This is a predicted structure of a 385-nucleotide RNA (Bacterial RNase P class A) from a Vicinamibacterales bacterium. The organism belongs to Vicinamibacterales, within Bacteria. Its mean pLDDT, the model's own confidence on a scale to 100, is 77. Its Rfam family is "Bacterial RNase P class A". The family's RNA type in Rfam is ribozyme.
RNA sequence: GCAGUGAGCCAGACGGUCGCUGUGCGCACGCGUGCACAGAGGAAAGUCCGAACUCCGCAGGGCGAUGCGCCGGGUAACGCCCGGUCAGGGUGACCUGAAGGAAAGUGGCACAGAAAAUAUACCGCUCCUCAAGCGCGAAAGCGCGAGGGAGUAAGGGUGAAAAGGUGCGGUAAGAGCGCACCGCGCUCGUGGUAACACGAGUGGCAGGCAAAACCCCGCACGGAGCAAGACCAAAUAGGGAGGCCCCCGGCGAAAGUCGGAGCGGACGGCCCGUCCGUAGAGCCUCCGGGUCGGUCGCUGGAUCCCGCCAGUAAUGGUGGGGCGAGAGGAAUGGCCGUUACCUGCCUCGGCAGGAACAGAAUUCGGCUUACGGCUCGCUGCGACG
Repeated sequence: GCAGUGAGCCAGACGGUCGCUGUGCGCACGCGUGCACAGAGGAAAGUCCGAACUCCGCAGGGCGAUGCGCCGGGUAACGCCCGGUCAGGGUGACCUGAAGGAAAGUGGCACAGAAAAUAUACCGCUCCUCAAGCGCGAAAGCGCGAGGGAGUAAGGGUGAAAAGGUGCGGUAAGAGCGCACCGCGCUCGUGGUAACACGAGUGGCAGGCAAAACCCCGCACGGAGCAAGACCAAAUAGGGAGGCCCCCGGCGAAAGUCGGAGCGGACGGCCCGUCCGUAGAGCCUCCGGGUCGGUCGCUGGAUCCCGCCAGUAAUGGUGGGGCGAGAGGAAUGGCCGUUACCUGCCUCGGCAGGAACAGAAUUCGGCUUACGGCUCGCUGCGACG
C1' cells in the first nucleotide's frame, strides 16, 4: 500500500432572526398577548420476541395446542446477552450453528440400481457337475464347453447416500476370517462445576440418513391490549320509579250511545275552519346507563451521566450529580453569519461543493432491517529499509 476481520464512538457546534408546540409567570378575559425555559433516534422503523401496567377469565386436575432444547453464568423476564464445549467454513484474524432422542413406535428415502435396511447379487470372481461338440493323445484319458448346483461381496456398475477404512496375511475365490494402524462402542483413570477433552484397557464392529416427518422426553405457557382502563358529563332517543288528568247535558235499569265544552295533535306564519284523539305513542318530577365532549392514565424510570469496587465478560454493587418531548389530524421548521469534518481544484493559502438512513404517540429490555462517517486492535499478501 492492497484485501480482509473484530470492537468502539459520532450523527456537527456557537450566535442572530422569523415561525410552530408545551409549561411557568404577568396582562387581558370572547378569541388572545408579552417574557423566560424546554422541545425526536440510533435506529423513533418492522411490530418479531420478553416484561411492566390495565381490564376480563380462573376450585383443583387432565387432554389438546404452541414455543424452546450442548454446558455454565447474567437478567424483572426472554426465543436475548456473556463465557465455554462440540461440529462446520476460512491460508488466517475470525465467522456460523433449532446442537435432546433414529435401539419406544408409525411412516419416508424420488430417479437409477441386484439391493435404500429382517439385507441382497446385475456384470463379475471361485468350486462342483455337464448335453451336443471341439482340441490334445497310440490308447486309457485330460482340457474347453451352453446349461445346472453351490460359495463370495474383492473389483465394476447405480445413486445424494451401499452395510467400517487402509495395508499385510489368509483362502478355491473371498470375507474382521486373523493381525497392525485409523475410526467406532463399552469400562476405568486423570483434568474440568459441567458440556467435554486426554490416556489406558477391552470388544471384531452394533439396525445407514432425516426428528426444519409424525412422534417421544424435559422445561415453559389463560386471553386481550393505552383505541387497555378510570372519572366527570350535554342535546335527542330509549329504560326505570312516583305523581297528575275520566267535565256538562239528552236517552237508557245498566253497559253504552249521541251532542257540547276543555285539552292535545295534523293542515298553517297567525286566526277562523275541517279532520283525528281524549287512561294515552299523554303530561310533570326524579333516578340510572350509554353517546358527543372534557379530565386522568402520561411520562421520575428494571432512568441517565461520571467515578470506584467485584467479575475474563454479560452484569451487579456503591458514592456523587442530573431531570431530558408528552401531542391528540398530531409541534419539533426555514434563513443568515462564524467555525469543525470530508471531497475536489489550484499560484499552499484560499475557493467551490458535500453531509446518509430516517420522524416520538403508554413505557421499558432485546432482536431484525435501513444507513453516512471516524478511530483503534488484529490477519493475509506485496514492496522498501